[in-house]
Notes
A computed fold for a 393-nucleotide RNA from an Acidimicrobiia bacterium, annotated as Bacterial RNase P class A. It is recorded under the gene name rnpB. Its mean pLDDT, the model's own confidence on a scale to 100, is 77. Rfam family: Bacterial RNase P class A. The family's RNA type in Rfam is ribozyme. RNAcentral holds the sequence, with entries from ENA.
C1' cells in the first nucleotide's frame, strides 16, 4: 500500500430576517363585582426553553391504574446448553458444544429421538426387524457337453459312482456402480465360490466404570463389553421453568345552561311533655343529589443524565458531587437568504499543493403516559483495536 474485521461517536455550522408552542413577565381587549380584585382571549410586545439515534415497526419485557381473585390441580399459551445481570425480558455479559472463515472474527428456537404414537417428498431395485436393478458368485442343488471306471444287455444303449467344461436356472451375495437429504461403520490383512464384523489389528461411534479439572454446562486421561444405521420434537409429546384480564380513550376531581327526577314545613336542645330558640311565608317559589357539555389532575424529578472513585474479565452494581432537558389536542419544534462545510460538474492552472464558475429537498425520519430491549431505515463522515497479503529500511 492493498484486502478484511470489530467496537464507539458524529449525523450539518454560523449569522440576519419571518414565523410557530408551553411557561412567565408587562400592555390591550372582553366579562363579574360598589369596590380591592377574579376570570377568559385563534390580541400586542419582552424572557427561557423546544425531536431521534432510530422519537419509527407496536415484536417482546416492566412501571402505573382500574376489575378479578382463599389454596392447590387441569386446560390453554410462553420459554428452553450453562453461569451470571436486571424492576423483568424472547435483553445483555461472560463461558461450554456444534457449524463457517488461513486469520481478526462471525453463525446457532442449541432439553429429551431406549415413555409413548408418528414422519422420511423427489429419486432409487431397496427408506424402517431395509433391499438384488447392473454387477460378482453359482461351491450346493439343476440342466447340457466330452470323459475315466463299475454293473445290466448279443447290439443298439441303460444305470451309478467321479473328473473337466458350459449354461446363468434355483440360489448366494450388501464388496463395486448408480439414487439419495439419509442405504444398516472406516482402512488393511485373513478368509470365501464370491462375499460378508466372519475373524483380527488400528480408527471412530455408542453404553457402562474408574481417576483428575470446573460453580456449572463441560473437559482431559484410563478401562471393560457387544461389534454398533441415521434424521425430523419450527411432528404430536415427555419434562422443568414462567404466565389472572384489560389498558392513559387506564383512572381519578370539579362540573354548568335547558330538559327531565326526588322533596318542600318543619328543624335543635330531649327518651317524653311543656317551653324557649331558629327558619320560609313562597309553590310561577326554594333545596337536594345524578348524569352530559365542559375544565383540571394522572403528566414530565425519573428502574433519570453527567462527572470523579470503588467492585467486577464482562454485563453491571455501588459511594459521593453536580444538573433539570419537550410536553401539545386549532396537535408546536418551521421557512427564506448569505457565508461556511460535504458532495458532483466544467474550466484555468500545473510536479503537486490550488483558483475561479455551476448544480444539489446534503439521509432515514419526526414526540403523544413513562422506561428497558429487539427489530427495521440511514447521504455522508470521524475515532480507535485487530487479522491476513505484498513491499522498503
Nucleotide at each position: 500500500c492493498g484486502a478484511g474485521c470489530c467496537g464507539g461517536c458524529c449525523g450539518g455550522g454560523u449569522g440576519a430576517c419571518c414565523g410557530c408552542g408551553u411557561a412567565u413577565c408587562g400592555g390591550g381587549c372582553c366579562g363579574c363585582g360598589c369596590g380591592a380584585g377574579c376570570g377568559g382571549c385563534a390580541c400586542c410586545g419582552g424572557u427561557c426553553c423546544g425531536a431521534g439515534g432510530a422519537a419509527c415497526g407496536u415484536c417482546c419485557g416492566g412501571a402505573c391504574u382500574c376489575c378479578a381473585c382463599a389454596g392447590g390441580g387441569c386446560a390453554c399459551g410462553g420459554u428452553g446448553c450453562u453461569g451470571g445481570g436486571u424492576a423483568a425480558c424472547a435483553c445483555c455479559c461472560a463461558g461450554u458444544c456444534g457449524g463457517g472463515g488461513c486469520g481478526a472474527c462471525c453463525c446457532g428456537c442449541a432439553g429429551g429421538a431406549c415413555a409413548g404414537u408418528g414422519c422420511a417428498a423427489c429419486a432409487g431395485a431397496g427408506a424402517g426387524c431395509a433391499g438384488a436393478c447392473c454387477g460378482c458368485c453359482g461351491a450346493u442343488g439343476g440342466u447340457c457337453c466330452a470323459u475315466g471306471c463299475g454293473c445290466c444287455g448279443c447290439g443298439a444303449g441303460g444305470u451309478g459312482c467321479g473328473u473337466g467344461g458350459a449354461c446363468a436356472c434355483a440360489g448366494g451375495u450388501a464388496a463395486g456402480g448408480g439414487u439419495g437429504a439419509a442405504a444398516c461403520g472406516g482402512u488393511g490383512c485373513g478368509g470365501u465360490a464370491a462375499g460378508a464384523g466372519c475373524g483380527c489389528a488400528c480408527c471412530a461411534g455408542c453404553a457402562c466404570c474408574c481417576g483428575g479439572g470446573g460453580u456449572g454446562a463441560c473437559c482431559c486421561g484410563g478401562g471393560u463389553g457387544g461389534c454398533u444405521c441415521u434424521g425430523c420434537a419450527a411432528a404430536c409429546c415427555c419434562c422443568a421453568c414462567c404466565g389472572g384480564g384489560a389498558g392513559c380513550a387506564a383512572g381519578g376531581c370539579c362540573g354548568a345552561a335547558c330538559a327531565g327526577g326526588g322533596g318542600g314545613a318543619g328543624g335543635g336542645c330531649u327518651g317524653c311533655c311543656c317551653g324557649c330558640c331558629c327558619g320560609a311565608c313562597g309553590a310561577c317559589c326554594c333545596c337536594c343529589g345524578g348524569g352530559u357539555a365542559g375544565g383540571c389532575c394522572g403528566c414530565a424529578c425519573g428502574a433519570g443524565c453527567c462527572g470523579u472513585c470503588g467492585g467486577g474479565c464482562a454485563a453491571c452494581c455501588g459511594c459521593c458531587g453536580g444538573c433539570c432537558g419537550a410536553g401539545a389536542g386549532g396537535g408546536a419544534u418551521g421557512g427564506u437568504c448569505a457565508c461556511c462545510g460535504c458532495g458532483g460538474g466544467u474550466g484555468g492552472a500545473u510536479c503537486a499543493c490550488c483558483c475561479a464558475c455551476c448544480c444539489g429537498a446534503c439521509a432515514c425520519a419526526g414526540a403523544a403516559u413513562c422506561c428497558g430491549g429487539c427489530g427495521u431505515a440511514c447521504a455522508g463522515g470521524c475515532c480507535g483495536a485487530c487479522u491476513c497479503g505484498c513491499u522498503g529500511c